[in-house]
Context: one part of a larger RNA
Molecule: large-subunit ribosomal RNA, domain VI
Organism: Minisyncoccia bacterium
RNA sequence: CGUUGAUUAUUGAGAAGAUUUGACUCUAGUACGAGAGGACCGAGUUGAACUGACCUCUGGUCUGCCAGCUGUUUUGCCAAAAGCAACGCUGGGUAGCUAUGUCGGGAAUGGAUAACCUCUGAAAGCAUCUAAGAGGGAAGCCAACUUCAAGAUUAGUAAUCAUUUGAGAAACCUAAGAGAUGAUUAGGUUGAUAGGCUCUACGUGUAAGCACAGUAAUGUGUUCAGCGGAGGAGUACUAAUGUUUCGAUU
Numbered sequence: 001c002g003u004u005g006a007u008u009a010u011u012g013a014g015a016a017g018a019u020u021u022g023a024c025u026c027u028a029g030u031a032c033g034a035g036a037g038g039a040c041c042g043a044g045u046u047g048a049a050c051u052g053a054c055c056u057c058u059g060g061u062c063u064g065c066c067a068g069c070u071g072u073u074u075u076g077c078c079a080a081a082a083g084c085a086a087c088g089c090u091g092g093g094u095a096g097c098u099a100u101g102u103c104g105g106g107a108a109u110g111g112a113u114a115a116c117c118u119c120u121g122a123a124a125g126c127a128u129c130u131a132a133g134a135g136g137g138a139a140g141c142c143a144a145c146u147u148c149a150a151g152a153u154u155a156g157u158a159a160u161c162a163u164u165u166g167a168g169a170a171a172c173c174u175a176a177g178a179g180a181u182g183a184u185u186a187g188g189u190u191g192a193u194a195g196g197c198u199c200u201a202c203g204u205g206u207a208a209g210c211a212c213a214g215u216a217a218u219g220u221g222u223u224c225a226g227c228g229g230a231g232g233a234g235u236a237c238u239a240a241u242g243u244u245u246c247g248a249u250u
Stems, first nucleotide, its partner, number of pairs: 001151001005161006014148004020048007032037001050105005058099004065092005070085006109143003116136004168246004172188005193239003196235005202228003209222005
C1' cells in the first nucleotide's frame, strides 16, 4: 500500500519441521539340521544420538540478600556503623536464567507404488504375471503428526458493531508473562498495573542494647533472634489526570 470501516473467532491453498537406530528377554534352544549351530513371524524391556518444554528434585550462577573476617578513612571518643580495597576476601543463598537435572517426542494407520511375487489369459489349440483384466508388495512417495499460513491479488468464511447522533484505533500514563527501538501483553479510578505499607513461603543463622559470669579475650540469657524477602496474598496511601488526534460517508 492492497484486501469494501472495524473488533473477535476461524477455514486451510501452500510451506517448513520431524521420520534415526542398538542391545536384551519371551516365543524357543522351538522350526530346520547327523551334529555343530540356530531362525522367520510376533510380543515386550531398556539404551545411544538428535530434539522440544520446564525448574519439583540434583547441581551451577545469583555484583538483590544474610553472616564471618582483614587493612584503612570517617561519624568527637567507647561501642555500633558507613565508605574504599576485583562484589575487598570468605561461607551460604530466594526469584530469575540454566544442564550435567526432570518430563516428553520420532506411535499407530490408510492409499498409490518400485524391484519382485502371483491369479486368470490369449496373440501362438500348448506354454506364458500381460497384450485386455485382477491381487500382493518397501526405512522410500502421498496423507496422517507438529508449526506457520488469505499478499491464497482467486486477497476466503462466521458473528457482532458502525457509517458523523462516530464503530474502532492511536496519542499519553502505570507496568512486565514482553523487550535494543518499534512491537507484544496486563492495566488506566466502574482500577490491584507498578511503587509504598501489612502479613508471609523462603534466605541467613541467634542482631543491637542491657543483665549476669570471667582479670581479660570471651561466654550465657533476653533470642529458632535480628535483618532481608526479585516470589505469594491483602490493602487505593502514591502514580496511572484532564483530555486530544485519527477514523469508514457524501